[in-house]
Context: one part of a larger RNA
Molecule: large-subunit ribosomal RNA, domain II
Organism: Methanocaldococcus sp. 21A
RNA sequence: GCCGGGGAGUGUACGGGUGUGGCGAGCCUAAGGGGUUCAACCCCGGAGGCGUAGGGAAACCGACAUGCCCGCAGCCCUUAUGGGCGAGGGGCGGGGUCUUAAUGGGCCCGGAGUCACACCCGUACGACCCGAAACCGGGCGAUCUAGGCCGGGGUAGGGUGAAGCCCCUCACCAGAGGGGUGGAGGCCCGCAGGGGUGUUACCGCGCAAAGUGCUCCUCUGACCCCGGUCUAGGGGUGAAAAGCCAAUCGAGCCCGGAGAUAGCUGGUUCCCCCCGAAAUAACUCGCAGGUUAGCCGGGGGUUAGGUAGAUGGCGGGGUAGAGCCACGGAUAGGGUGUUUAGGGGGCGAAAGCCCUCGGCACCCUGUCAAACUCCGAACCCGUCAUCGCCGUAGCCCCCGAGUGAGGGCAUACGGGUAAGCCGUAUGUCCGAGAGGGGAACAACCCGGACCCGGGUUAAGGCCCCUAAGUGCCGGCUAAGUGUAAAUGAGAAGGGAGUCCCUGGCCUAAGACAGCGGGGAGGUUGGCUUAGAAGCAGCCAUCCUUUAAAGAGUGCGUAACAGCUCACCCGUCGAGGUCAGGGGCCCCGAAGAUAACGGGGGCUAAGCCGGCUGCCGAGACCCGGGGGGGCCGAAAGGCCAUCCGGUAGGGGGGCGUCCCGCGGGGGUAGAAGCUCGGCCGUGAGGUCGAGUGGACCCCGUGGGAACGAGAAUCCCGGC
Numbered sequence: 001g002c003c004g005g006g007g008a009g010u011g012u013a014c015g016g017g018u019g020u021g022g023c024g025a026g027c028c029u030a031a032g033g034g035g036u037u038c039a040a041c042c043c044c045g046g047a048g049g050c051g052u053a054g055g056g057a058a059a060c061c062g063a064c065a066u067g068c069c070c071g072c073a074g075c076c077c078u079u080a081u082g083g084g085c086g087a088g089g090g091g092c093g094g095g096g097u098c099u100u101a102a103u104g105g106g107c108c109c110g111g112a113g114u115c116a117c118a119c120c121c122g123u124a125c126g127a128c129c130c131g132a133a134a135c136c137g138g139g140c141g142a143u144c145u146a147g148g149c150c151g152g153g154g155u156a157g158g159g160u161g162a163a164g165c166c167c168c169u170c171a172c173c174a175g176a177g178g179g180g181u182g183g184a185g186g187c188c189c190g191c192a193g194g195g196g197u198g199u200u201a202c203c204g205c206g207c208a209a210a211g212u213g214c215u216c217c218u219c220u221g222a223c224c225c226c227g228g229u230c231u232a233g234g235g236g237u238g239a240a241a242a243g244c245c246a247a248u249c250g251a252g253c254c255c256g257g258a259g260a261u262a263g264c265u266g267g268u269u270c271c272c273c274c275c276g277a278a279a280u281a282a283c284u285c286g287c288a289g290g291u292u293a294g295c296c297g298g299g300g301g302u303u304a305g306g307u308a309g310a311u312g313g314c315g316g317g318g319u320a321g322a323g324c325c326a327c328g329g330a331u332a333g334g335g336u337g338u339u340u341a342g343g344g345g346g347c348g349a350a351a352g353c354c355c356u357c358g359g360c361a362c363c364c365u366g367u368c369a370a371a372c373u374c375c376g377a378a379c380c381c382g383u384c385a386u387c388g389c390c391g392u393a394g395c396c397c398c399c400g401a402g403u404g405a406g407g408g409c410a411u412a413c414g415g416g417u418a419a420g421c422c423g424u425a426u427g428u429c430c431g432a433g434a435g436g437g438g439a440a441c442a443a444c445c446c447g448g449a450c451c452c453g454g455g456u457u458a459a460g461g462c463c464c465c466u467a468a469g470u471g472c473c474g475g476c477u478a479a480g481u482g483u484a485a486a487u488g489a490g491a492a493g494g495g496a497g498u499c500c501c502u503g504g505c506c507u508a509a510g511a512c513a514g515c516g517g518g519g520a521g522g523u524u525g526g527c528u529u530a531g532a533a534g535c536a537g538c539c540a541u542c543c544u545u546u547a548a549a550g551a552g553u554g555c556g557u558a559a560c561a562g563c564u565c566a567c568c569c570g571u572c573g574a575g576g577u578c579a580g581g582g583g584c585c586c587c588g589a590a591g592a593u594a595a596c597g598g599g600g601g602c603u604a605a606g607c608c609g610g611c612u613g614c615c616g617a618g619a620c621c622c623g624g625g626g627g628g629g630c631c632g633a634a635a636g637g638c639c640a641u642c643c644g645g646u647a648g649g650g651g652g653g654c655g656u657c658c659c660g661c662g663g664g665g666g667u668a669g670a671a672g673c674u675c676g677g678c679c680g681u682g683a684g685g686u687c688g689a690g691u692g693g694a695c696c697c698c699g700u701g702g703g704a705a706c707g708a709g710a711a712u713c714c715c716g717g718c
Base pairs, nucleotide, nucleotide: 001718002717003716004715005714006713011125012124013123014122015121016120017119018118019117020116021115022114023113026050027049028048032044033043034042035041054061055060064093067092068091069090070089074085075084076083077082094109095108096107097106098105099104128267129266131264135257136256137255138254139253140252146231147230148229149228150227151226152225153224154223155221157189158188159187160185164181165180166179167178168177169176170175193218194217195216198214199213201212202211233249235245236244237243270653271652272651273650274649275648280293281292282291283290284289294403295402296400297399298398299397300396301395302394305390306389307388309387310386311385312384313383314382315381316380317379321375322373323372329368330367332365333364334363335362336361337360338359340358342357343356344355345354346353347352406430407429408428409427410426411425412424413423414422415421435446436445437444450625451624452623453622454621455620456619460615461614462613463600464599465598469612471611472610473609474608475607476606482602483601493587494586495585497584498583499582500581501580502579503578504577505576506575514571515570516569517568518567520544521543522542525539526538527537550565554563555562626643627642628639629638630637631636654707656704657703658702659701660700661699662698663697664696665695672691673690674689675688676687677686678685679684
């Protein structure tokens, strides 16, 4: 891992509710007892409980067997937009009691309960099942290890050479030096022994739940070892690491309390049908949980009402926009005024005066605002009316829930540099929604799936993969730009790329470009300067000859010179030039596994505009079938504007085991098993054959340790 078997809402008590049944102003017995082939069951037993009256803390007091009105069902009269009666129901009125000076207010009153059973829910218990780490109690452990005590054992070889002692020399002594002797030491090297430093070595289902190899520390000591013995769990022991106390230690192990508790994780077993959420608010030692409300389901009651839409009336509002001599605030430039406890400067001996900057006030021109408003929509809200729509609604009561982690997108906002970021509102979708499209892809587009069949479309597509146009007309792009609805378009800034549009000016009296020629004189203008001659700089920028020619556009020179331009003529012969706008395209353009539109690939199979046909969903249409709801006594009819669905509520069924009663089958072959046929929406049922070899089935009623794929589930097998 697979297979087989096991495996999770149960029981009692009390309480709430619904249903069914008995009796009913009553209902029921409990303990206990009697009968009984002691089983089912029958019979006693009224103690007591609930109900029959409430209000009040209490003392205490103490209620309509109906006075009036409305009116559903129904009945009657009647046939009309009709009327009468009217159980139940509703509204008044009346009453009891408490508060009380009083007004007023609270609860209650015109008789329905009670017992049993079944189911749902709550509470207490282990309370759907498995799961802690822990806590406490009583025991078992020092054969491992830590430390102590008692008795014993072990320690190759080599080196170093302390004290003491002897001799010699020196010395007055004290002592010093030298040579020997001697053999000290938690001394040195190093076996055994003890230890365990380094090692990304080997091993790593190992030789081994810590080993092997190499390397390393120590080896007369606080050394190593053996035997005996002692210390025990909040305790021991510890040269101290919270180390060790039997492969377990920040509190050992075993059993028990014990099914501890777990607001946490996981799991929770057959089918079909109907409805169908929430991820919000308030409170909470509350934030992974709860309680109440909201939203969902089921049942009952009531009877005409309800209201999402439209229009209108009357109220409410201060947003968008706009405005600002309508307030307060901000704000660019200018002006006026003010001396304004200010800054700077000038004059003055000082007082002071003047200039300027700033402040403040006002004016002109020009602006801004969520926390400004003289204004002010659309729109929203409240209420009333009419229309529309619903009325299987709505409302009220009771019972059962789940939810109380949400998320995406669009729009409008707040926070943030920003975010697949955080927060708010409205709508919608996912959640709980399948199908078609988007290459793939919860929430983007189309569209809400009862079953079967046939057709038509939607989004999106129609060269091949791949169903359908290598469709038609016009234009653009040359960049493989592109071939991406969005998520997922690459910017500021540039482009004599190319297409289109608009306007000004020039142009057969010849434009524009090219080419040829001219481009002069006063004059080297004046100033400046070493020089300044069109061309460093400053000032001025005239006149003349002309077809035209600047006191000079650029290059150049030290300065000149020289080249050129403006301007004019000629040649040429048709558009040119400038500005603005639009489309596509280009540059700007750097990233980490070769690249890429889904791919192949495409010059249309790209982009823009127009046209036409086709493909394409569970959508829509049609036929058949099933279910649900509503109306109805039924027959029957109506609803395609009922049948997607998680949590969850409700309804109806299938199957397993056992029991009572009734009915059947079986050695001429029961159950079980294997294979096959048929029936049912399904759980399942049934038939046949084979195998098997002794029990089994149906109907009805009852009772359950009643249904397995998941729980790192448990046990077994492979």